[in-house]
Description
The RNA shown here (c-di-GMP-I riboswitch aptamer) has 76 nucleotides and comes from an uncultured delta proteobacterium. Its mean pLDDT, the model's own confidence on a scale to 100, is 86. Rfam family: c-di-GMP-I riboswitch aptamer. Rfam's curators write: GEMM was predicted in a large-scale screen for bacterial structured RNA regulatory elements.
Order: sequence, then C1' cells, then structure tokens
RNA sequence: CUCCGAAAAUGGUAAACCCGUCGCAAGUCGGGGACACAAAGUCAACAGGUCCUUAAUGGACGGCUGGACUACCGGA
Repeated sequence: CUCCGAAAAUGGUAAACCCGUCGCAAGUCGGGGACACAAAGUCAACAGGUCCUUAAUGGACGGCUGGACUACCGGA
C1' cells in the first nucleotide's frame, strides 16, 4: 500500500415504535428503545435516485446506489 474479516480486545452507530422539540411538509434535533451496520464516519456545493410543497435555480434523505476523503482492531 492492497485485500479479507468481525472469532478476540477496546469500543462505536442506532431502524421500527413511544415521548418531547422545530418545521406547511418531507423530515431534523433530544430522551427512551434495538432492526440492523465493518465505515450505519464526513460530503446533498460529486453524480444518479427517492421524497416534500408555500413550486423556488426552494427544501429533505449519507441506514437507496455509485464516487471522493478520513479512520479503530485482527489477519493475509
């Protein structure tokens, strides 16, 4: 540097649902909760896609796909 893995160690994130919050909405954020995830870390001003409506060069989704950048542990 590339590839493989989640058995071990340290750990991480958190779907549905419930409560609160902000928002017209998609949905966000906080708490509870775990279906899952080996990048479920970041990027929506990388491309495609999906969704919303107050239709505007407006907004939402990175847990839809690809891509870019970064990263812990073990192995080859």